[in-house]
C1' cells in the first nucleotide's frame, strides 16, 4: 500500500422559538408570575456475581444440610471481576482460547461394533507337538496340506471415541520390556523459582483407561430479604372471622351453671412452673415476648415527608509498581423525576449512500444519522449498537 | 424490586446421556353410488439460539431471545 491483531476515544455541532423538572433570588400571607442555574448512558439494559446501606430483638460455638468457587502470585471494601506467570490447544506470526484440584476412598456409566469394555481376555491370522492326508526319498527322513486335538504368544488384521505405553535394532519356533537406545510415565533426591512450575541427575522395565459441567471426596467462603428496604405524619376500616399446628399440660386464683355443701362442667388466659415461638435444620449458652405462627375469607387505603444522592465521586500533574492498582497535592459539585421532567420544530454546518449537472476545482437535489432512556447507591460481568477517530504490534508486496 | 415455570412434527404431549417418537391433523390408496366412517401407506424436526463438557447432548453447564405466572401496603 493490502491482509490482520490489540487497546483506547468520540457517539452530531452551533442559534433561534415553544414546553416540562428540580433550585437560588425577587414578589407574595401561599400559589401564580419574572430573572438566573443545573438536567440521562457507555451501556441507564439483562438483573448474572460482589458490596454499601436498612429491616429482621439477634451474640456466641459445635454438628449436618444447602448453595457457590476451585493452576500460582498479586489488586481490590468485595468478588465467580482485574493483572501478571504458568501449564495446555490453536495460527506463519502479532495474538486468541481454556470450570485448569482429586479416578490410586467409594458408587455409577462406557450405547452400536467388536473375541474381549475393565481383578483383562483371545475371532482371524502366526507358531510349536501330536494325529491324519499326500508327495518324494539316499528309508534316516524332507515337503505340503488340514471344519482335527493340545499348547505357546499378543506383533499383524478387524471393531471402537477408546483394547493394559510409542518408535527402531537386537532376540526368538513364533512373538513379547524379553534385552538396549530414544521419547512418554512412575519414584527419589539437585539445581532455579515466593509459588504454580522448568531444567537436568539416578533408580525402576512400566504398575490401576475414560466421565467428576454423574454422584462423591478435599480445600475455601457464604444468615434472610430488599428502598414497595425501613421511619414518621395524616386519613379510613370491623384492632373483625374460620380452620390447623405447638398437650394449650399441671398448680393456685376469678367467673359462670348445678348443688344445702364437699365436689362436678364450662369458660377465661391474672400468677407460678412447664412449654412454645424467635436465622435452613439440630444441640447448647445468654437473651426477648406471652399467646404465638401458618393459611383461607372478609375489610380499609392506593395521600405526603424522611430515606435521596458527597460518593470505595469525577479531572489535571507527581511518585511507586512489568500491569491490575495504590499514595500524595491541587481542582470540581455534577439529575433527583414518583405514572414517573431532560423534549419538538426551523435555520446553517458535519459525515454517508443515490440521482442529476459538470468546463472534472465542484455544484444542485432527496434520503439517512445507531442501540437504547436513570428510579437507593456503588465495583464488575454479559449482551445490544450506523458511524467517525487515535495509538501499539504482526505477515506479505513495491520503491529508495 | 424479588422470584417461579415453560419452549420437540401444522395442535396436543412423550422420550434413564445412546438411531428423536405417539395421538390428531395433512396426502396418497383402498371400501361406499357418494360422504363421514373404517382399513392400508406416505411424507413433514436447526428438540427457541450460540458457545462449551462428553466418543456421543433434546437432556448437563454458561450467556442470550420469547411466552407465560406469582409475591407485596395497613390493619
Nucleotide at each position: 500500500c493490502c491482509a490482520g491483531u490489540c487497546g483506547g476515544u468520540c457517539g452530531g455541532a452551533u442559534g433561534g422559538c415553544c414546553g416540562c423538572u428540580c433550585u437560588c433570588c425577587g414578589c407574595u400571607g401561599a400559589a401564580a408570575c419574572g430573572g438566573g442555574g443545573a438536567g440521562a448512558g457507555g451501556a441507564a439494559a439483562g438483573u448474572c456475581c460482589g458490596g454499601g446501606c436498612u429491616c429482621c430483638a439477634u451474640g456466641g460455638a459445635a454438628a449436618c444440610a444447602c448453595g457457590g468457587u476451585g493452576c500460582c502470585g498479586g489488586g481490590u471494601a468485595a468478588c465467580g471481576c482485574c493483572c501478571g506467570g504458568c501449564g495446555g490447544g490453536g495460527g506463519c506470526g502479532a495474538c486468541c482460547c481454556c470450570a485448569g484440584g482429586g479416578a490410586a476412598a467409594g458408587u455409577g456409566c462406557c450405547a452400536c461394533a467388536g473375541a474381549a469394555a475393565g481383578c483383562a481376555a483371545a475371532c482371524c491370522a502366526c507358531c510349536g507337538a501330536c494325529c491324519u492326508c499326500g508327495u518324494c526319498u539316499u528309508c534316516g527322513g524332507a515337503c505340503c496340506a488340514g471344519u482335527g486335538u493340545c499348547g505357546g504368544c499378543a506383533a499383524g488384521g478387524g471393531u471402537g471415541a477408546a483394547a493394559g505405553g510409542g518408535u527402531g535394532c537386537g532376540g526368538u519356533a513364533a512373538g513379547a520390556g524379553c534385552g538396549c537406545a530414544c521419547c512418554g510415565c512412575g519414584g527419589c533426591g539437585c539445581u532455579g523459582g515466593c509459588a504454580a512450575c522448568a531444567g537436568g541427575g539416578c533408580c525402576g522395565g512400566c504398575a490401576g483407561g475414560g466421565c467428576a459441567a454423574a454422584c462423591c471426596c478435599c480445600a475455601c467462603c457464604g444468615g434472610g430479604a430488599g428502598c414497595a428496604a425501613a421511619a414518621c405524619c395524616g386519613a379510613a376500616u370491623a384492632g373483625g372471622g374460620a380452620u390447623c399446628g405447638c398437650c394449650g399440660c399441671g398448680g393456685g386464683g376469678c367467673g359462670g351453671a348445678u348443688g344445702c355443701a364437699u365436689g362436678u362442667c364450662c369458660g377465661g388466659a391474672c400468677c407460678c412452673g412447664g412449654g412454645a415461638c424467635g436465622g435452613g435444620u439440630u444441640u447448647u449458652c445468654a437473651c426477648g415476648u406471652c399467646g404465638c405462627g401458618a393459611u383461607c375469607c372478609g375489610g380499609g387505603u392506593u395521600g405526603g415527608u424522611u430515606g435521596c444522592u458527597c460518593g470505595a465521586g469525577g479531572c489535571a500533574a507527581g511518585c511507586g509498581g512489568u500491569a491490575a492498582c495504590g499514595c500524595c497535592u491541587g481542582u470540581c459539585c455534577c439529575a433527583g423525576a414518583u405514572g414517573a421532567a431532560u423534549g419538538g420544530c426551523c435555520a446553517u454546518c458535519c459525515c454517508g449512500c443515490c440521482g442529476c449537472c459538470g468546463u472534472c476545482a465542484g455544484g444542485c437535489g432527496g434520503c439517512g444519522g445507531a442501540c437504547a432512556g436513570a428510579a437507593c447507591c456503588c465495583g464488575g460481568c454479559u449482551u445490544a449498537c450506523a458511524g467517525a477517530c487515535c495509538g501499539g504490534c504482526u505477515g506479505g508486496c513495491g520503491c529508495g | 424490586u424479588c422470584c417461579c415455570u415453560g419452549g420437540u412434527a401444522g395442535c396436543u404431549c412423550a422420550a434413564u446421556g445412546g438411531u428423536a417418537g405417539a395421538g390428531c391433523a395433512a396426502c396418497c390408496g383402498g371400501c361406499u353410488g357418494u360422504u363421514a366412517a373404517c382399513c392400508g401407506g406416505u411424507a413433514g424436526g436447526u428438540u427457541g439460539c450460540a458457545g462449551g463438557u462428553u466418543c456421543g447432548a433434546g437432556a448437563c453447564c454458561u450467556g442470550c431471545c420469547c411466552a407465560g405466572g406469582g409475591a407485596g401496603c395497613c390493619a